[in-house]
Molecule: Bacterial RNase P class A
Organism: soil metagenome
RNA sequence: GACCGGACGGUCGCUGGCGCCUUCACCGGCGUCAGAGGAAAGUCCGAACUCCGCAGAGCAGUGUGCCGGAUAACGUCCGGGAGGCUGAUUUCAAGAUCAGCCGACGGAAAGUGCCACAGAAAACAUACCGCCUGCGUCGAUCCAGCGCUUGCGCGCGGGGCCUUCCAGGUAAGGGUGAAAAGGUGCGGUAAGAGCGCACCGCCCGCUUAGUAAUAAGCGGGGCAGGGCAAACCCCACACGGAGCAAGACCAAAUAGGGGAGGAGUCGCCGCAGGGCGACGCGUGCUGACUCGGUGCGCCAAACUCCCGGGUAGGUCGCUAGAGCCGUUCAGUGAUGAGCGGCCCAGAGGAAUGACCGUCCCGCCCGCAAGGGCGGACAGAAUUCGGCUUACAGGUU
Numbered sequence: 001g002a003c004c005g006g007a008c009g010g011u012c013g014c015u016g017g018c019g020c021c022u023u024c025a026c027c028g029g030c031g032u033c034a035g036a037g038g039a040a041a042g043u044c045c046g047a048a049c050u051c052c053g054c055a056g057a058g059c060a061g062u063g064u065g066c067c068g069g070a071u072a073a074c075g076u077c078c079g080g081g082a083g084g085c086u087g088a089u090u091u092c093a094a095g096a097u098c099a100g101c102c103g104a105c106g107g108a109a110a111g112u113g114c115c116a117c118a119g120a121a122a123a124c125a126u127a128c129c130g131c132c133u134g135c136g137u138c139g140a141u142c143c144a145g146c147g148c149u150u151g152c153g154c155g156c157g158g159g160g161c162c163u164u165c166c167a168g169g170u171a172a173g174g175g176u177g178a179a180a181a182g183g184u185g186c187g188g189u190a191a192g193a194g195c196g197c198a199c200c201g202c203c204c205g206c207u208u209a210g211u212a213a214u215a216a217g218c219g220g221g222g223c224a225g226g227g228c229a230a231a232c233c234c235c236a237c238a239c240g241g242a243g244c245a246a247g248a249c250c251a252a253a254u255a256g257g258g259g260a261g262g263a264g265u266c267g268c269c270g271c272a273g274g275g276c277g278a279c280g281c282g283u284g285c286u287g288a289c290u291c292g293g294u295g296c297g298c299c300a301a302a303c304u305c306c307c308g309g310g311u312a313g314g315u316c317g318c319u320a321g322a323g324c325c326g327u328u329c330a331g332u333g334a335u336g337a338g339c340g341g342c343c344c345a346g347a348g349g350a351a352u353g354a355c356c357g358u359c360c361c362g363c364c365c366g367c368a369a370g371g372g373c374g375g376a377c378a379g380a381a382u383u384c385g386g387c388u389u390a391c392a393g394g395u396u
Stems, first nucleotide, its partner, number of pairs: 001396004006359007014035008037377001041388002044386005049243004061239005066080005081105001083102008106234002111232002113228003128174002130170005136165001139162001141160003145156004182200006201223001202221008247316004257307005264279006280298008323342008360375006
């Protein structure tokens, strides 16, 4: 890295499909078949599907970010490139070659900002120690010379070397730091320095190879331009929102909405809205054998019917799919194509369980036979492709 994730049998249950019996139908009964995962998890990406929204352009915001490919799509995967780390070989060294591993890998030469502590200095460079120079300066010491002196010695100016301070040069070396202004070596120099040269690195241009990232070669340039964009930012590209509690259909009771019926005629008064009366009609109450009395209404109610919306509830969405297994071919590979075979959970206050026996594995007790305890992470909920995280034990 890949794979497995206790096995078999029995009994009793649970969910769904099918068949039979019963039933108008539902319910019920019997039989049979099927019934969690490698992650069903996190809900972090990408899609299918559904509904809503949508003139066009820009701004804002979010995401992605070397190149090519795979794919329905992806921030995933495959192949390649460049870089970094580790090891080996080689080299004086830098570097080079090989092998393994790693990853948000556009731009730091548009601009702004930041770089703690330490350190002289963290970016228009600078100078703590050091190194070097000076008829400089302070002091110590050494050397020879000249004058005076018998001599000891005294005086005079000069030189060498070291030291303090001062003024310069330098950026090799030391020191600080995660990082110090190209690296290594030789030359060179007062000491140094791309100051010069060789190699390596870098920049610019050209050529060649490659689809490209890029690489190699040649020429030119002594070398500018430290790091950070998982800081703002710049560049390129992409992006409407919500999610199966999406959404569609059927549709009770109750309450509420709309419509029709119920629901007539005549007279008088009033400008009118309307009011009054008579008959009639409806309805409630009451007494009752037809019927009577009485209240209310006829601008209206009870009541009846119809319509539409929504709720409970039910049905669909809902599991035949970017599906699984085998095989052949194409491809370095991701993957794709062909052929053959298979059907593999669909719950909804939410099934997938419990017990027993035999075996397997681990631990403990026991001399043994045997006995006891335990069996990881975790559990579908519209469906796929990924990523990430959890995981006893085992195989390879």